[in-house]
Context: one part of a larger RNA
RNA sequence: CUGGGCUUAAAGAGUACGUAGGCGGCGUGGCAAGUUGGGUGUGAAAUCCCUCGGCUUAACCGAGGAACUGCGCUCAAAACUGCCAUGCUCGAGGGAGAUAGAGGUGAGCGGAACUAAUGGUGGAGCGGUGAAAUGCGUUGAUAUCAUUAGGAACACCGGAGGCGAAGGCGGCUCACUGGGUCUCUUCUGACGCUGAGGUACGAAAGCUAGGGGAGCGAACGGGAUUAGAUACCCCGGUAGUCCUAGCUGUAAACGAUGAGCACUGGAUCGGGGAACCUCUCACAGUUUCCUGGUCGUAGCGAAAGUGUUAAGUGCUCCGCCUGGGGAGUAUGGUCGCAAGGCUGAAACUC
Numbered sequence: 001c002u003g004g005g006c007u008u009a010a011a012g013a014g015u016a017c018g019u020a021g022g023c024g025g026c027g028u029g030g031c032a033a034g035u036u037g038g039g040u041g042u043g044a045a046a047u048c049c050c051u052c053g054g055c056u057u058a059a060c061c062g063a064g065g066a067a068c069u070g071c072g073c074u075c076a077a078a079a080c081u082g083c084c085a086u087g088c089u090c091g092a093g094g095g096a097g098a099u100a101g102a103g104g105u106g107a108g109c110g111g112a113a114c115u116a117a118u119g120g121u122g123g124a125g126c127g128g129u130g131a132a133a134u135g136c137g138u139u140g141a142u143a144u145c146a147u148u149a150g151g152a153a154c155a156c157c158g159g160a161g162g163c164g165a166a167g168g169c170g171g172c173u174c175a176c177u178g179g180g181u182c183u184c185u186u187c188u189g190a191c192g193c194u195g196a197g198g199u200a201c202g203a204a205a206g207c208u209a210g211g212g213g214a215g216c217g218a219a220c221g222g223g224a225u226u227a228g229a230u231a232c233c234c235c236g237g238u239a240g241u242c243c244u245a246g247c248u249g250u251a252a253a254c255g256a257u258g259a260g261c262a263c264u265g266g267a268u269c270g271g272g273g274a275a276c277c278u279c280u281c282a283c284a285g286u287u288u289c290c291u292g293g294u295c296g297u298a299g300c301g302a303a304a305g306u307g308u309u310a311a312g313u314g315c316u317c318c319g320c321c322u323g324g325g326g327a328g329u330a331u332g333g334u335c336g337c338a339a340g341g342c343u344g345a346a347a348c349u350c
Base pairs, nucleotide, nucleotide: 004321005320006319007304008303012318014201015200016199017198021194022193023192025088026087027086028085029084030083031082033081034080035077036076037075038074039073040072041071042070049065050064051063052062053061054060091191092188093187094186095184096183097182098181099180103177104176105175106174107173108172109171110154114150115149116148117147118146119145120144121143125136126135162169163168206247207246208245209244210243211242215241216240220236221235222234223233258317259316260315261314262313263312266295267294268293269292270291271290272289273288274287275286276285299306300305323350324349325348332343333342334341335340
């Protein structure tokens, strides 16, 4: 390099947008770059192959042929690719009318609970556990009532429900705002798909600065348990968790399954529309589009399983894999305030 692969064996980038590039719907006309055919020139000799010949044979040597799969020029063809021109509407997008939703950002509001403070009642315990103790409490705790303050999270509804590219999103209201779906088939007329680099977003933890700090709670202290107990259990408790502005850029970032398009039996349960039928309406029913699950035919698969949401059958593009350990280490580069991230070996060893 070819070949083979990527759910679980090594292997899909966390996700999207998008540059170059690659690939690209249905017609008509033209060109002739790719493509195809003919002619011609060249493709040194030797070698290789075929047929003869010469050394006793062979190796070797000599002669002829073929071949040299290539390139140049020229003539021709126009199906396919390409280019130019022109058209089309099924792909893609726009418009109009509807519509579901924890999609996002900002602001405001709410009640339950919790903790604290103050005051009232009350008077000896409370708390905690397997059992205890540390702890709190006559300076009046726990319990209970009232008032006030504060921060964080939003019970029920809530659902193998919904939305989002992924991360993720859940009290209520308002403002701004992204995307989807359905119907009409009115418009544009291939405007598309993928996407090396690149850019943006990206849980939690962590970092910087300033706030905030109720509860919880790494670290830490104490009490237990235990042979020990740097743990599990208990009492405390700092960072943090929250907000604002930045940074970090990683996760079992998982469906361990890249994106797009087309095709290929069904059954059943949800979510969002539309049409038809019955009709006063509604429910039910039928059909259809989008969407979330389950079961399962063929097929596929090493099997488990998957199975129109494919891991089936094909096409396009990207990413990635090549025995285990050494090692996601060393080194260099680059990014970061740091922590560290990205890129990423070899010796050696089995």

A computed fold for a 350-nucleotide part of an RNA from an uncultured prokaryote, annotated as small-subunit ribosomal RNA, central domain.
The RNAcentral record of the full RNA draws on ENA.